c-di-GMP-I riboswitch aptamer from a Solirubrobacterales bacterium, 77 nucleotides, folded computationally. The coordinates come from a structure-prediction model, not an experiment, and the mean pLDDT is 84.
[in-house]
RNA sequence: UCUCGAAAAGGGCACCCCCGUCGCGAGGCGGGUCCGCAAAGCCACGGAACUCCGCCGGAGUCCGCCGGGCCCCCGAG
Numbered sequence: 001u002c003u004c005g006a007a008a009a010g011g012g013c014a015c016c017c018c019c020g021u022c023g024c025g026a027g028g029c030g031g032g033u034c035c036g037c038a039a040a041g042c043c044a045c046g047g048a049a050c051u052c053c054g055c056c057g058g059a060g061u062c063c064g065c066c067g068g069g070c071c072c073c074c075g076a077g
Stems, first nucleotide, its partner, number of pairs: 002077004012037002017032006035064001041070003045067003049061005
């Protein structure tokens, strides 16, 4: 540097649901919980999905759907 994630160690994240809060909404944030995740880290760049409006259009949400870009712990080869 590349490929991989069987075993191990130390750590990380947090679906659903519940509570609070913000938003018309999709959803966001905080707390509880823990289904899972080696990028379930970051970026709405392409597609999918979803929401709102005055719907051949516009404004948004979602990266824990897929692809792409950037970056990364431990271990094995």